Predicted 3D model of an 84-nucleotide RNA (transfer RNA) from Sphingomonas glacialis. The source organism's lineage runs through Bacteria, Pseudomonadota, Sphingomonadales, Sphingomonadaceae and Sphingomonas. Its Rfam family is "tRNA". About the family: Transfer RNA (tRNA) molecules are approximately 80 nucleotides in length.

[in-house]
RNA sequence: GCGGGCGUGGUGAAAUUGGUAGACGCGCGGGACUCAAAAUCCCGUUCCUUAAUCGGAGUGUCGGUUCGAGCCCGACCGCCCGCA
Numbered sequence: 001g002c003g004g005g006c007g008u009g010g011u012g013a014a015a016u017u018g019g020u021a022g023a024c025g026c027g028c029g030g031g032a033c034u035c036a037a038a039a040u041c042c043c044g045u046u047c048c049u050u051a052a053u054c055g056g057a058g059u060g061u062c063g064g065u066u067c068g069a070g071c072c073c074g075a076c077c078g079c080c081c082g083c084a
Stems, first nucleotide, its partner, number of pairs: 001083007010026003019067001027045006046057003060076005
């Protein structure tokens, strides 16, 4: 330099015919159980705003297509694989 793949909460990962983003697990916080712990079970767990709701933002970044984008298109950034 060329070709291909990937990028989603703290973390692993779902959501692929474009139609409620974060299911499920781990971790973390609280509780139950226990003499106490472990294991197990229950509840909660993105951010901003609010007294609380409401509302808004958010899928590497910036644009585009579309009524509607994590998903399609373009350019960048990063990582991985192959070729030279």